[in-house]
RNA sequence: GCCGUCGUAGCACAGCCUGGUAGUGCGACUCCUUGGUAAGGAGUAGGUCGUGGGUUCAAGUCCCAUCGACGGCUCCA
Numbered sequence: 001g002c003c004g005u006c007g008u009a010g011c012a013c014a015g016c017c018u019g020g021u022a023g024u025g026c027g028a029c030u031c032c033u034u035g036g037u038a039a040g041g042a043g044u045a046g047g048u049c050g051u052g053g054g055u056u057c058a059a060g061u062c063c064c065a066u067c068g069a070c071g072g073c074u075c076c077a
Stems, first nucleotide, its partner, number of pairs: 001073007010026004020057001028044005050066005
């Protein structure tokens, strides 16, 4: 230099192919339970979907650019 995969909640990830209300588990917080914890049960909060632009009635999803992580190939010294 070229190619590919990945980037979504504090953490691990799903959703993308086939555009249509952003979810699961763990964690956090509140409540119930207990003499008090733990365990268990119920609930709540938390997201500019890496960034910028485009297409569309509508984009996490499609297109372009770009940043980062990882992997592969190649060239020069």
Description
A computed fold for a 77-nucleotide RNA from a Promethearchaeati archaeon, annotated as transfer RNA. The same sequence occurs in records of 3 taxa. Its Rfam family is "tRNA". Its family is annotated with triplet codon-amino acid adaptor activity in the Gene Ontology. Rfam classes the family as a transfer RNA.